[in-house]
Context: one part of a larger RNA
RNA sequence: CACUGGCUAAGGAACUCGGCAAAUUGACACCGUAACUUCGGGAGAAGGUGUGCCCCUGUGCGUGAUGAGACUUGCUCUCUGAGCGUGUGGGGGUUGCAGAGAAACGAGGGUUGCGACUGUUUACCAAAAACACAGGACUCUGCGAACUCGUGAGAGGACGUAUAGGGUCUGACGCCUGCCCGGUGCUGGAAGGUUAAGAGGAGUUGUUAGCUUCGGCGAAGCAGUGAAUCGAACCAGUAAACGGCGGCCGUAACUAUAACGGUCCUAAGGUAGCGAAAUUCCUUGUCGGGUAAGUUCCGACCUGCACGAAUGGCGUAACGACAUCCCUACUGUCUCGGCCAGUGACUCA
Numbered sequence: 001c002a003c004u005g006g007c008u009a010a011g012g013a014a015c016u017c018g019g020c021a022a023a024u025u026g027a028c029a030c031c032g033u034a035a036c037u038u039c040g041g042g043a044g045a046a047g048g049u050g051u052g053c054c055c056c057u058g059u060g061c062g063u064g065a066u067g068a069g070a071c072u073u074g075c076u077c078u079c080u081g082a083g084c085g086u087g088u089g090g091g092g093g094u095u096g097c098a099g100a101g102a103a104a105c106g107a108g109g110g111u112u113g114c115g116a117c118u119g120u121u122u123a124c125c126a127a128a129a130a131c132a133c134a135g136g137a138c139u140c141u142g143c144g145a146a147c148u149c150g151u152g153a154g155a156g157g158a159c160g161u162a163u164a165g166g167g168u169c170u171g172a173c174g175c176c177u178g179c180c181c182g183g184u185g186c187u188g189g190a191a192g193g194u195u196a197a198g199a200g201g202a203g204u205u206g207u208u209a210g211c212u213u214c215g216g217c218g219a220a221g222c223a224g225u226g227a228a229u230c231g232a233a234c235c236a237g238u239a240a241a242c243g244g245c246g247g248c249c250g251u252a253a254c255u256a257u258a259a260c261g262g263u264c265c266u267a268a269g270g271u272a273g274c275g276a277a278a279u280u281c282c283u284u285g286u287c288g289g290g291u292a293a294g295u296u297c298c299g300a301c302c303u304g305c306a307c308g309a310a311u312g313g314c315g316u317a318a319c320g321a322c323a324u325c326c327c328u329a330c331u332g333u334c335u336c337g338g339c340c341a342g343u344g345a346c347u348c349a
Stems, first nucleotide, its partner, number of pairs: 001344008010335002014333001019330001027051005036041001038172001052094012067079004071074001095099001107328004112323002114320002119131002135170007147156003173315004178245003183242002185238005194233001198230002203225005210217002246264005273307001274304001285301005
């Protein structure tokens, strides 16, 4: 010096991206316990008190000696209740620095975001806000089901039958889920006609194993060509289908703003709710709170570069080795170091 431990005056997060690490708390009994809440929780909330040993005494439970009584005389029944074991109260005393005397053994509280929850995951850099989930919705499927695997027979689905099975999206619960069918998709309709790509393969051509009356014929395969027939465009429905949800100008008794009006375009012009947000560029927006001082945090405002309603919107008790901020306690994280022990390193042999 390195690692692993122990102690440390005064201060107590000043350390640092960040209390990372360490310290604090810790058992059992009793008292006591807030907001909020889905009335179950929150909760071991928080916060406090006690805990050794000895003596006396009460009481619960277990066991049941001894003695007495009864008769049906028995391995009988009833009463008694010593002693011992164990639990739980009351009173008094005693002792140490310290009585859960060592060890095992929760730090706690407040705010916000995300995800409801318990679960699952990148074996070996990610455990999460990602996946799943119960619940919700749409859609397909009438059973030789749809769908999946297989060339096929067949199998799964299912020895199930629409309260079933498959696919897709959303993701407990509460309040809700607005407008647009022009494009794309899907579904339905469609008398007659023309048809693209594509599907479809009748025929036909070349080649030649073989056959041959030597003129030819000619299977399969391979390689060309390719007729019928089917097949969009039309009309409607459908957004918890893929998706989309405007611009300019003017206007009110100061100013400002615009309930109001005009105009252009669109399939329709973003409703409720939320909003500098896990989304805000300008931006450390502005105001308020917290600090002596706050680019973070919380509450508002709305000018939403570029939120928005099952690619769900907004809330939400409980839960979280999740993320942000604050506080109490606590500490060698730090001011700023020091000392001790063990193991290495180092020196000598």
Molecule: large-subunit ribosomal RNA, domain IV
Organism: Gammaproteobacteria bacterium